[in-house]
RNA sequence: AGAGUUUGAUCGUGGCACAGGAUGAACGCUGGCGGCGUGCCUAAGACAUGCAAGUCGAGCGGGAACCUUGGAUUCGUCCGGGGGGAGAGCGGCGAACGGGUGAGUAACACGUAGGUGACCUGCCCCGAAGACGGGAAUAACUACCGGAAACGGUGGCUAAUGCCCGAUGAGCUCGGUGAUUCGUUUCGCCGAGCAAAGCUCCGGCGCUUCGGGAUGGGCCUGCGGCCUAUCAGCUAGUUGGUGGGGUAAUGGCCCACCAAGGCGAAGACGGGUAGGGGGCGUGAGAGCGUGGUCCCCCACACUGGCACUGAGAUACGGGCCAGACUCCUACGGGAGGCAGCAGUCGGGGAUAUUGCACAAUGGGCGCAAGCUUGAUGCAGCGACGCCGCGUGGGCGAUGAAGGCCUUCGGGUCGUAAAGCCCUUUUCUGGGAGAAGAGACAAGGACGGUAUCCCAGGAAUAAGCUCCGGCUAACUACGUGCCAGCAGCCGCGGUAAAACGUAGGGAGCAAGCGUUAUCCGGAUUUACUGGGCGUAAAGAGCGUUGAGGCGGUUCCGUAAGUUGGACGUGAAAGCCCUCGGCCCAACCGAGGGAUGCCGUUCAAUACUGCGGGACUUGAGGACAGCAGAGGGAGGUGGAAUUCCCGGUGUAGUGGUGAAAUGCGUAGAUAUCGGGAGGAACACCUGUGGCGAAGGCGGCCUCCUGGGCUGCUCCUGACGCUGAAGGCGAAAGCUAGGGUAGCGAACGGGAUUAGAAACCCCGGUAGUCCUAGCCGUAAACGAUGGAUGCUAGGUGUGGGGGGUAUAGACUCCCUCCGUGCCGUAGCUAACGCGUUAAGCAUCCCGCCUGGGGACUACGGCCGCAAGGCUAAAACUCAAACGAAUUGACGGGGGCCCGCACAAGCAGCGGAGCGUGUGGUUUAAUUCGAUUCUACACGAAGAACCUUACCUGGGCUUGACAUGCAGGUAGUAGCGAAGCGAAAGCGGAACGACCCUUCGGGGAGCCUGCACAGGUGCUGCAUGGCUGUCGUCAGCUCGUGCCGUGAGGUGUCGGGUUAAGUCCCGUAACGAGCGCAACCCCUGCCCUUAGUUACAAGUGUCUAAGGGGACUGCCGGCGACAAGCCGGAGGAAGGUGGGGAUGACGUCAAGUCAGCAUGGCCUUUAUGUCCAGGGCGACACACACGCCACAAUGGCCGGUACAAUGGGUCGCGAAGCCGCGAGGCGGAGCCAAUCCUAAAAAGCCGGUCUCAGUUCGGAUUGCAGGCUGCAACUCGCCUGCAUGAAGUUGGAGUUGCUAGUAACCGCAGGUCAGCCAUACUGCGGUGAAUACGUUCCCGGGCCUUGUACACACCGCCCGUCACGUCAUGGGAGCUGGCAAGACCUGAAGCCGGCGGGCCAACCCGAAAGGGAGGCAGCCGUCGAAGGUGGGGCCGGUGACUGGGACGAAGUCGUAACAAGGUA
Repeated sequence: AGAGUUUGAUCGUGGCACAGGAUGAACGCUGGCGGCGUGCCUAAGACAUGCAAGUCGAGCGGGAACCUUGGAUUCGUCCGGGGGGAGAGCGGCGAACGGGUGAGUAACACGUAGGUGACCUGCCCCGAAGACGGGAAUAACUACCGGAAACGGUGGCUAAUGCCCGAUGAGCUCGGUGAUUCGUUUCGCCGAGCAAAGCUCCGGCGCUUCGGGAUGGGCCUGCGGCCUAUCAGCUAGUUGGUGGGGUAAUGGCCCACCAAGGCGAAGACGGGUAGGGGGCGUGAGAGCGUGGUCCCCCACACUGGCACUGAGAUACGGGCCAGACUCCUACGGGAGGCAGCAGUCGGGGAUAUUGCACAAUGGGCGCAAGCUUGAUGCAGCGACGCCGCGUGGGCGAUGAAGGCCUUCGGGUCGUAAAGCCCUUUUCUGGGAGAAGAGACAAGGACGGUAUCCCAGGAAUAAGCUCCGGCUAACUACGUGCCAGCAGCCGCGGUAAAACGUAGGGAGCAAGCGUUAUCCGGAUUUACUGGGCGUAAAGAGCGUUGAGGCGGUUCCGUAAGUUGGACGUGAAAGCCCUCGGCCCAACCGAGGGAUGCCGUUCAAUACUGCGGGACUUGAGGACAGCAGAGGGAGGUGGAAUUCCCGGUGUAGUGGUGAAAUGCGUAGAUAUCGGGAGGAACACCUGUGGCGAAGGCGGCCUCCUGGGCUGCUCCUGACGCUGAAGGCGAAAGCUAGGGUAGCGAACGGGAUUAGAAACCCCGGUAGUCCUAGCCGUAAACGAUGGAUGCUAGGUGUGGGGGGUAUAGACUCCCUCCGUGCCGUAGCUAACGCGUUAAGCAUCCCGCCUGGGGACUACGGCCGCAAGGCUAAAACUCAAACGAAUUGACGGGGGCCCGCACAAGCAGCGGAGCGUGUGGUUUAAUUCGAUUCUACACGAAGAACCUUACCUGGGCUUGACAUGCAGGUAGUAGCGAAGCGAAAGCGGAACGACCCUUCGGGGAGCCUGCACAGGUGCUGCAUGGCUGUCGUCAGCUCGUGCCGUGAGGUGUCGGGUUAAGUCCCGUAACGAGCGCAACCCCUGCCCUUAGUUACAAGUGUCUAAGGGGACUGCCGGCGACAAGCCGGAGGAAGGUGGGGAUGACGUCAAGUCAGCAUGGCCUUUAUGUCCAGGGCGACACACACGCCACAAUGGCCGGUACAAUGGGUCGCGAAGCCGCGAGGCGGAGCCAAUCCUAAAAAGCCGGUCUCAGUUCGGAUUGCAGGCUGCAACUCGCCUGCAUGAAGUUGGAGUUGCUAGUAACCGCAGGUCAGCCAUACUGCGGUGAAUACGUUCCCGGGCCUUGUACACACCGCCCGUCACGUCAUGGGAGCUGGCAAGACCUGAAGCCGGCGGGCCAACCCGAAAGGGAGGCAGCCGUCGAAGGUGGGGCCGGUGACUGGGACGAAGUCGUAACAAGGUA
C1' cells in the first nucleotide's frame, strides 16, 4: 500500500465482499511450565448458611463465672471481706467512610472555567478567653403482670463527660443607628439575649465560647458532549413583582396578592436511547466507536413515600408507613431485604472458592496495650488476555522399512527415523532456604513458596487451520447438481488442485480456527477530502422578510484573529530517558505532551463594529427603438358543417382490400343565398417577446419588462434566498356555448383472438365566464449573481464611422439568438465568452438496485389526488459512455440459376431403394434443417453380421512372457454321439541343435494376460461435411484513443476477386484471390507397337509453341480499367479439373483406423446351427417406368468413346422360341474378346381407344450361379394384364456442347434384388428485359435493453409454494399524563377538657410558664372510578410486495420491435 466481483471486452459510476488491528468474550479441536493481569456484558431476578462496624471501664451505675479469705453450718449450703471482670445497660465517638451496582437520569447529572456581597464544615492545627454555683430525673437492676413469639405494661431504687437552672461574657447572635461599598461587605455606638465536664496510671486526655487555618461539602453561572421535525408549537407556580414562610444559604423552593408574561426553527415541547469523565480500541491524521478492570464525580440499596438523629443522611448491613414477595405462628400476631465477601437456584452462548490472614498498607475506637476490618494482603479455579520458556543438540545414506504418487525409470515423506555422542531448561527424588519487619525485642497469611545445590534419565511435553482466485501451499482415490462446500466471485450433472479421505505442502504454535462486535481499508457523509447535462442528484418559475455573503478609501475600536506571560488542565494512562524483578509482560522515578478554558499584556494585515469620504456595483432623470409580452373591447376574410333554393342522376364515401355509413323520400358533384362556432393559411425564419408556463388575422384602449445613446443625479442603496404569488394539458364545480375534432360507447373490418392499430358514427371534453386542481421528458434533463479566459461565421434590435443624391456595401461597437472551434475541462459523449473552462458568494439536491413517485402519520383538495416520506424483506448487482460483433418486418452499394425469362422435372399412379413410425425373440448400429433419408453399403440367401433363439468352449479364435510337466511327443485322425460347433479317441507317426547331461519347437497344466463392433465423437488424434471458390482473415512498425479498440482493410473509380489505380497517418508484410500443376481446343517437333494396301500420320505417346488488353480507335482522371475493332484455332480467367484462408456449427465419425478413461472376464469374449437385418395400417425422401402418334410394334440399315479381361474375357460353328447349352479359336491384349451401341435414317403397320398405350400383379414352364435360392437371387418363354389419360398446395435442376433425350462401360461381385454410383461418347436446344421482390452472401452506414448474440432479450395477469409487511370487526399488554373519590406514615398548623420531675409563685395544697398523648386540618405514597393519548402483540378476512427448475395466457418494451 491494496485486491475480488456488473461486460464478449473497455473506461467510469456504484454497492457488496476480503486481507489488518482490537475484545471482560463465547464455541469447536487440542493442551507442558512460569510470571503479571483478568473473570455475571443476561434477571437492579429470588436468596439457605457464615462472615462484611465496631470500639472506649482513663465518662457512669451495677456486676455473672472464677480465685482468695473470715464466720456460721443441720455439711445441702448460708452470711460477709478482697480480687476478678463476662454479657447487658446509660453515655461518647464511629456507623454519612470503606465496599457494591448502573436501575433511574438528556439533567448544572458530568467535564471544564468561574462565582458565592447567599453558605456550612465533627475529628485536626494556630490564636484569644473561660470552666463558678446548684437541681431534677432515668435505663440497667428489682417486684408483679401480659404474650406462642417478637416484644411490652405497672410500681420501686440509682450514677454520669446524660438532662436542666442560675452566675460571668473576651466574644457571638439579633434589633436600632452612623459611616463604608456599585451592592445585603466592613467598621463604630446603643439595647437585648447566649457558655462549660469531667476523668486520670498525674505524664496527660478531654470540656465551653470566639477568631483564623486546613480539609470536605452546599448553591449559582458561561461553554461543551446522543438520535428523532412522520414531535411545531409549549407553558398556570407557568414568567415577573410585592410581602411572608422555609433553609446553613440564594431562589416561584413554598404560600398570599398583583401583573401577563416566559420558552421556541441557533429546535422549545414531546418520543426513543443512555450514568458522565480521566481514558480505552482503531486510524497517517481529522475522525469513528466505546466507557469492563484502575481513578474522579453522580445516582441507587426489594418497590414507592416520609421524616427523625446528627457537623454531615432523607441513611445498603437505622426508623416509620404502603405495596409485592418469602419465612415463622399456639392464627391472636410477628420476622426479612447479598446491586458487601464467599455461596445457592434461576436466566444465559458465558464468567471463579461457602479458602487463609490481619504479617503488611489503610480505616474505626481507645491515653495506651489493643480490639475490629470479606477494605486489603495472599492463596484456589479458568490458555480469558499479555509476556517469557520448553517439548532437545551434534553426527548420521544403503537415501532402511512403511506410506503416497508414478511416464514403472523413478520421485517424495527424508537426516526425517534407526544408530553413535552430548546437554538437563523442564520433570522426578534428595538437601539448603529467604527478603518482604520500623530505634530495640517479639511477631509472616503467602510458605518450606521464590531461589540455590546434588542425583537420575531424552527422559514428562504438539497441535490447529488452510492449500480454485483474492491468498502462501497439489497430487491420488471416492462421489457424480448426489452427498456436500462457500467471506465474495463461485465449485459438484463420471477424470473435481473448490465436496470426502489419504499422502504431500503452506501458515501459526500451547495454541489454532469459528462466531459476535468495533475501527480500518471506505475519498462509501468527503472539515482535512466527493458530487449533481447523460451514472443517484438543479426545486416548474419568479418576488421577498430572517439568515449567509458583500465595491474603493481614511480614522477609531480591538469582538473575531495572532503572539507572550500567568493560572488551570488530579493521579493513573500515553511518549521519552533512567531504574527494579535473569529478559519481557509488569512495576518505580524523572521529564515531556495536546487542544479547550480563565486572567492579563501586546499586535492590527484581514473580517467585524462605530464614524467620514468616493463612484466603478445598483438605481434614477433625459432622448430614441424593436417586439405573437399581458388584460379588455371591437372587427375581417378563407375553410369545414348545417339550413333553403337551382342544375343534375345513380351512385357516393372509405380502404391494403372491403364493409358498416349516406343516397331515387334525389345523395355525391356543382351554383346562389343564409346560420353558427372555432381557429387565424401565405407572411413564418435556424426570427421576435416573456421569469417560467407560454404568446401568432386586423384595429382601439389600459399595462409590465427590455435594448441603445448622451450627459446629469443618488451614493453600496447590492447578491442569494421559506411563506404568500404565477403555473401546459388533462380533470373537478356552477352557468353558458358547441362548427370541426373527438376519450368512453355503438357499428364495420382485420385477426387464432382484437377489449387495439384501419374505417363509419359519436358523448363528455376541446371554446367562454367564475372558482378549484398544482402536476409534466414543467428539458438546455445544465439554480441564481459577478469577474476573468483565442477566434471565425450567420441572424434579430440599436448606435457610430466610411460611402452615396439616397439606399446598398464595408469597418467599429452594445444587447440578444444559432453554428463551428483554441486553450482548458470531461468516464466518454461532448462543453467551449449563451462553459460543462478559471474563480468567489448564496440556495436546492444526491449517497447501491428492488421494495417505493409505496405504507403509516401529518398538511392541502369537493373529488380525482397532491406534498412530505419510511421499514421489514430481497438481490450482487442496478447504472453511464464508448468498443467489437451479431441482428433489424433500418438505409445505401454489389454479387450468386437467388428471383425473373426459359427447358425438363418432382409432388398424383405402379414399382425399386432409403428413412420415420409401428411390429418383432431380433427386425444390429450409426447418420436427423440446409449440411440425415440410392447416406456409411463400390453387392445382407450361408458368410458378411455387429442383432435374436438354441447348443458348445474358458489362457480362450489371435499375440507375448514366466514356471512346471510331457516322449509314441507334435502332426494326422477311423468308429461312435451330434444340426453343426464340439466331445471322443483306435490306428499311423515326425523335426532342429547337442559337450549326449540336455536344450529348442510342439503339446499339456498353471500364472501373467488375451479379447470386446461394450460406453463416452461433450476426454481425443486423424479424416470429413458446411458456410464457400464466398473475398475475405490477420501481422510488424508507426500514428490516434485513459482504454476496449481504431487506423492500415476507409473514400473515388475498377474487377470474377482486399483485382488493380488514385486519394489518404500510414508504410509494408503474411494466409487467402490470381498464377505456377493436370485434362482439353490450334500448331510444331520426335517416335511408330497397333491401324490402314504402300507410305502416311487420322491416331497413339512424349516434348514444345501459342494469348500478353500485346496492337488500333473511343470512353476514363494523363490512372486502373471498360467498350469496340484487327489479326488469330482460341480474346480479355478460352472450357474443365485439382487446389478450400482465419474461423463457425462441443457439426459427423470411439462401427474404418488410432487412442485416454470407465465397464466386462466360464462372458459384454469366442465357436456353431437356424432365424433376423427383406416384417407392414401408414408417412416422407431419392429414383425408375409410364400415361402415348415428336409415339408403340415389325423389318432393313449407319456412326462412338471411356473401360474390363488368365480361377478371366471367350470368337466362329452347332443345339434351344429364349434364358442358355455344347464348343473351344484368339488374347496377359492400340493386336483377341467383351461388341450389339442406342437414339438416328429407310420402309411398313397401328389411328386416339385405358388402346397393338402402359406394364404392375399373378399362374405355369424353364435356364444360370452357388454346399444351399422356403423365408430371401437373377434371367427366359407362355399366359395374366392392375393403377395410370400430364398430376393440388408446393417444390427441384440447368446459362452451351449446358439442359433434355439416347445408349455404352466400369467398380463391388459366385450370383444379384443396380432403376444406385462413377465414367464415356451420340443427338443437341430455349431463355436472361432486368435486380422491385424470395433465399444466401460481401462492403459501408444506422439503431439496439442482443453477446448462448432474434431460434436473442423481455413484460403483465393467472395458478402453486415460502417469507416479510400494510389495512382490518375486534381481543390483549405496556408507558406517561389529566379529572374525580378514598387517603397510610410523616412534617407543618390548630385544638388540646386527659397527662407531666426540673423553671416561676406558694409553707403546702394548688396555680403559672412550658410540654405530651389524643383529636381536627393542609400536603401526601398508594389504591379506586371513568374517558382519552402514545407504543406494542395478536386477529377471520383483505391489499399489494419479494423470492422460487422446466406451469397457463398473450407480445407490451429493446432494431422503424413490426401502430416510434
Notes:
Predicted 3D model of a 1460-nucleotide RNA (small-subunit ribosomal RNA) from a metagenome.